Bacterial small signal recognition particle RNA from Limosilactobacillus oris, 89 nucleotides, folded computationally.
The coordinates come from a structure-prediction model, not an experiment, and the mean pLDDT is 82.
The gene name in the source record is ffs.
Rfam family: Bacterial small signal recognition particle RNA. It is annotated as a non-coding RNA gene. From the family's description: The signal recognition particle (SRP) is a universally conserved ribonucleoprotein involved in the co-translational targeting of proteins to membranes.
The sequence is in RNAcentral, with records from ENA.

[in-house]
RNA sequence: GGCCUUAGGGCAAGGGUGCGCUUACGAACCGUGUCAGGUCCGGAAGGAAGCAGCACUAAGUUUGAUGUGCCUUGUGCUCUAAGUUUGAU
Numbered sequence: 001g002g003c004c005u006u007a008g009g010g011c012a013a014g015g016g017u018g019c020g021c022u023u024a025c026g027a028a029c030c031g032u033g034u035c036a037g038g039u040c041c042g043g044a045a046g047g048a049a050g051c052a053g054c055a056c057u058a059a060g061u062u063u064g065a066u067g068u069g070c071c072u073u074g075u076g077c078u079c080u081a082a083g084u085u086u087g088a089u
Base pairs, nucleotide, nucleotide: 001086002085004083005082006081007080008079009078010077011076012075013073014072015071016070017069018068019067020066021064024061025060031056032055033054034053039048040047041046
C1' cells in the first nucleotide's frame, strides 16, 4: 500500500411524521354574507331582528406533486482513527 471489520464526521437514499402549497368535502343553532316565508315596530312611508335555503369559509377529513423541519435505518459514497489479515521494500 490492498481487502475486510468497527467507531465517529459529512453528503445522499429508503421509511415514518409534521409544516407550507394544492384538490374535494365540510357549520340545524353556538361563523360571515345574502336572507324567501313568517315575526316585531309604525296611522303610513318605511324600518328592525332573523329561521330555512344558497354562497364563502373555520375546526376537521381528504387528494396531488414539490419544498422543508424532526425521527429512524444490518442502504450507498466519502473523510479520519483503530484492529485483523495480506503484498512489496